RNA sequence: UGGGUCGGCCAGGCAGUCGCUGCCGUUGCGCUCGUUCGCGACGGGGGAGGAAAGUCCGGGCUCCGCAGGGCAGGGUGCCAGGUAACGCCUGGGCGCGCGCCGGUUUCCGGCGUAGCGACGGAAAGUGCCACAGAGAACGAACCGCCGAUGGCCCGCAAGGGAUCAGGCAAGGGUGAAAAGGUGCGGUAAGAGCGCACCGCGCUGCCGGCAACGGGAGCGGCACGGAAAACCCCACCCGGAGCAAGGCCAAAUAGGGGUCCCAUGACGCGGCCCGCGUCGGACCCGGGUAGGCUGCUCGAGGUCGCCGGUGACGGCGACCCUAGAGGAAUGACUGUCCACGACAGAACCCGGCUUAUCGGCCGGCCCACACA
Numbered sequence: 001u002g003g004g005u006c007g008g009c010c011a012g013g014c015a016g017u018c019g020c021u022g023c024c025g026u027u028g029c030g031c032u033c034g035u036u037c038g039c040g041a042c043g044g045g046g047g048a049g050g051a052a053a054g055u056c057c058g059g060g061c062u063c064c065g066c067a068g069g070g071c072a073g074g075g076u077g078c079c080a081g082g083u084a085a086c087g088c089c090u091g092g093g094c095g096c097g098c099g100c101c102g103g104u105u106u107c108c109g110g111c112g113u114a115g116c117g118a119c120g121g122a123a124a125g126u127g128c129c130a131c132a133g134a135g136a137a138c139g140a141a142c143c144g145c146c147g148a149u150g151g152c153c154c155g156c157a158a159g160g161g162a163u164c165a166g167g168c169a170a171g172g173g174u175g176a177a178a179a180g181g182u183g184c185g186g187u188a189a190g191a192g193c194g195c196a197c198c199g200c201g202c203u204g205c206c207g208g209c210a211a212c213g214g215g216a217g218c219g220g221c222a223c224g225g226a227a228a229a230c231c232c233c234a235c236c237c238g239g240a241g242c243a244a245g246g247c248c249a250a251a252u253a254g255g256g257g258u259c260c261c262a263u264g265a266c267g268c269g270g271c272c273c274g275c276g277u278c279g280g281a282c283c284c285g286g287g288u289a290g291g292c293u294g295c296u297c298g299a300g301g302u303c304g305c306c307g308g309u310g311a312c313g314g315c316g317a318c319c320c321u322a323g324a325g326g327a328a329u330g331a332c333u334g335u336c337c338a339c340g341a342c343a344g345a346a347c348c349c350g351g352c353u354u355a356u357c358g359g360c361c362g363g364c365c366c367a368c369a370c371a
Base pairs, nucleotide, nucleotide: 001367002366003365004364005363006362007361008360009359010358012336013335014334015333016332017331018330020047021046023044024043025042026041027040028039029038030037031034049342053353054352056351057350058349059348060347061241062240063239064238073237074236075235076234077233078092079091080090081089082088093119094117095116096115097113098112099111100110101109102108103107120232121231125230126229128225129224142172143171144168145167146166149165150164152161153160154159180198181197182196183195184194185193199221200219201218202217203216205214206213207212245293246292247291248290255284256283257282258281259280260279264278265277266276267275268274300319301318302317303316304315305314306313307312337340
């Protein structure tokens, strides 16, 4: 310098005019008169986002439920840390991919790495592995190789030939996957049959908190894949949500109490007692309409110092930054430029995901050039 990748910040600017909304101050009118009600006027300063979105996770707050334990159900899933918590974030491990290097070059090993990974368990059990293929999990033989041994044919013999019995799993072929890999030896041909290295398993050792890594000895090799099949293991999880919840509280109609009319009327088949119902006034209580609240000072922000690789934490100083309730944040004019995207709060936070015109800054990776 160019390309890539990850992260942070901004989200047309300025000026003027007219509006909307809630707050503060001054003030006018109305009434039931109040710094507190209703309708206004003037002035001041505030007024969407990085995603306000999807409502997918996690929490705060509120009400309800709950002795404790278990079952069922749901979720999470390498390790360690961060956090109020998380399925989020940070760091690490392993694997994949990519790049470079080396070698005995269909492969193996080493190093690096911005990228990707539902990354616990397949040696508890059950089930599954389509198509193709001979064989797909208590191992198989289609093509092929061999035919040492026994038999057959030729030959006097030495020996030769075909392949019946039979042996093999090296090569071919099928497949997503074929029962350890490469090489040497070995053999009739072969084969962990033997050996070396790699892989795998078991047991110690060393390093690491751990995931895991390194190395040693032993074992010829047992344990194919898939848990995004059931399942097993470990850990976590009560439900509903601001239309949560709290307060004030009409009119009307119910409910309860006291008193009055009252020696009342009606009913209990005629009478008495008794009981019940019927009217009025006042008081009490619950609910509805309506109003107030919850409401924005909070796991808050900015800056500095300190601790930490980092996520983050601690301390100090400073700051207050929408709070509506049919729902405000807009319109017009001028001007400038790089011609302006996605989109708008509704109890509040932390994440994730999705949408997004452009611009600025930084970390890391790769290539090239120069010093």